[in-house]
């Protein structure tokens, strides 16, 4: 340094509008999916550059942007422990 295992690990939503299920007096509730508008930063990607004594070359952030992705649990997670293999 890089794989694998286990634990731990954060942020951000409403509102339409099809269908299904609940409940029915009515009002309502909740699933999937589908727009529209808002948001988040910590998979991946881009950008700045503080720094690695100095210059080159390289590296390089949790800052910044939001292409990707995320915004109910689960999943996912940067990174942190422990164990392990190289």
């Nucleotide at each position: 340094c890089c794989g694998c295992g286990c634990g731990g690990g954060a942020g951000a939503g409403c509102c339409u509008c099809c269908a299904g299920a609940c409940a029915u007096c009515c009002a309502g509730u909740u699933u999937u999916g589908a727009g529209g508008c808002g948001c988040c930063g910590a998979a991946g990607g881009a950008g700045c550059a503080a720094c690695c004594u100095c210059c080159c070359c390289g590296g390089a952030a949790c800052c910044u942007c939001u292409c990707a992705g995320g915004c109910g649990c689960u999943a996912g997670g940067a990174c942190c422990g422990c164990g392990u293999g190289g």
Molecule: Glycine riboswitch aptamer
Organism: soil metagenome